[in-house]
Record summary:
Predicted 3D model of a 72-nucleotide RNA (transfer RNA) from a bacterium.
RNA sequence: GUCGGCGUAGCUCAGUGGCAGAGCGAGGGACUCAUAAACCCUAGGUCACAGGUUCGAUCCCUGUCGCCGGCA
Numbered sequence: 001g002u003c004g005g006c007g008u009a010g011c012u013c014a015g016u017g018g019c020a021g022a023g024c025g026a027g028g029g030a031c032u033c034a035u036a037a038a039c040c041c042u043a044g045g046u047c048a049c050a051g052g053u054u055c056g057a058u059c060c061c062u063g064u065c066g067c068c069g070g071c072a
Base pairs, nucleotide, nucleotide: 001071002070003069004068005067006066007065010024011023012022013021018055026042027041028040029039048064049063050062051061052060
């Protein structure tokens, strides 16, 4: 240089056109003489950025940025 994949909560990831989620982590509650485990609840998001398509975009298209890989 070129081709492909990935970018979503603090972390690991799901979600492929119509309400943004799970596990772990954090905070709280309840239980216990106390602690831990298990249980219940809560908070936390510019879905990398910009533009386009669409009634409607995390999802489709284009460009940019970052990371990873193949080829040269």
The prediction has a mean pLDDT of 84. Rfam family: tRNA.